[in-house]
Molecule: transfer RNA
Organism: Candidatus Heimdallarchaeota archaeon B3_Heim
RNA sequence: AGCCCCAUAGUGUAGUGGUUAGCACCUCAGGCUCUGAAUCUGAAGACUCCAGUUCGAAUCUGGAUGGGGCUG
Numbered sequence: 001a002g003c004c005c006c007a008u009a010g011u012g013u014a015g016u017g018g019u020u021a022g023c024a025c026c027u028c029a030g031g032c033u034c035u036g037a038a039u040c041u042g043a044a045g046a047c048u049c050c051a052g053u054u055c056g057a058a059u060c061u062g063g064a065u066g067g068g069g070c071u072g
Base pairs, nucleotide, nucleotide: 001071002070003069004068005067006066007065010025011024012023013022018055027043028042029041030040031039048064049063050062051061052060
């Protein structure tokens, strides 16, 4: 330099154009308990960015940024 793949809560992930972005761990509050663990209930917390397509984009397209890989 060229090409390919990836980017979603603090972490790991699901989500092939439409209904509140789902699940697990973690965190917080409560129940249970003499206390704690375990367990149960509830809550908070995320689509990397900029444009485009579309009635509608996490999803499709282009570019940027970051990460990984291959070639030279």